The RNA shown here (SAM riboswitch aptamer (S box leader)) has 106 nucleotides and comes from a Micrococcales bacterium. It was read from a public genome assembly, where an Rfam model found it. Lineage of the source: Bacteria > Bacillati > Actinomycetota > Actinomycetes > Micrococcales. It matches the Rfam family "SAM riboswitch aptamer (S box leader)". A reference for the family is Grundy and Henkin (1998), "The S box regulon: a new global transcription termination control system for methionine and cysteine biosynthesis genes in gram-positive bacteria", Mol Microbiol.
[in-house]
């Protein structure tokens, strides 16, 4: 990688290198030389894994709470909007597809 399930309207940036790309894809609209990828320090968000309590019909993610030392994530814009299908007062909803994290599994 594929596969599981869970989540995805909320939070969180300053520094050094570096130099022209960046928002997954498409297409729009954005964001970049007032300095973008990447890297490197340092801080911070959050609470998935977990530590720890509680119940508990023992469920291979059981339920509920809960802290933040560790594992990982993240810190423009709803996953930045839409793509597919539904509805509709054309503003806008509802649901899938994808994608990202995470957890199991392998």
């Nucleotide at each position: 990688a594929c596969c599981u399930c869970a989540u995805c309207c909320a939070g969180a940036g300053g520094g050094g290198c570096a130099g022209a790309g960046g928002g997954a894809c498409c297409g729009g609209c954005c964001c970049g030389u007032c300095g973008a990828a990447g890297c490197c320090c340092c801080g911070g968000c959050a609470a998935c894994c977990u530590a720890c309590c509680g119940c508990g019909a023992a469920a291979c993610u059981g339920c509920g709470g809960g802290a933040a030392c560790g594992g990982u994530g993240c810190c423009a814009a709803c996953u930045c909007c839409g793509g597919c299908c539904g509805c509709g007062u054309c503003a806008g909803c509802g649901g899938g597809a994808a994608g990202a994290u995470g957890u199991g599994a392998a």